[in-house]
RNA sequence: GCCCCUUUAGCUCAGUGGAUCAGAGCAUUCGGCUUCGGACCGAAGGGUCGGGGGUUCGAAUCCCUCAAGGGGCACCA
Numbered sequence: 001g002c003c004c005c006u007u008u009a010g011c012u013c014a015g016u017g018g019a020u021c022a023g024a025g026c027a028u029u030c031g032g033c034u035u036c037g038g039a040c041c042g043a044a045g046g047g048u049c050g051g052g053g054g055u056u057c058g059a060a061u062c063c064c065u066c067a068a069g070g071g072g073c074a075c076c077a
Base pairs, nucleotide, nucleotide: 001073002072003071004070005069006068007067010026011025012024013023028044029043030042031041032040050066051065052064053063054062
């Protein structure tokens, strides 16, 4: 230098045939249960889907660009 993959909640990840209100588990908070706690049960809060731009009536999803991380190849006397 070239190519590929990943980036979504505090953490681990689903969703990538464009339209369901963006979801699950764990964690957190509250309640139940318990003598107290844990476990268990129920509920709630938490996101502008890595940044920017574009296409579209409509974008996490398609296109361009930038950034971060990972992998492969090449170059290098």
Predicted 3D model of a 77-nucleotide RNA (transfer RNA) from Acidithiobacillus thiooxidans. Lineage of the source: Bacteria > Pseudomonadati > Pseudomonadota > Acidithiobacillaceae > Acidithiobacillus. Rfam family: tRNA. The family's RNA type in Rfam is transfer RNA. The prediction has a mean pLDDT of 81. The RNAcentral record of the sequence draws on ENA. RNAcentral records the identical sequence in 2 taxa.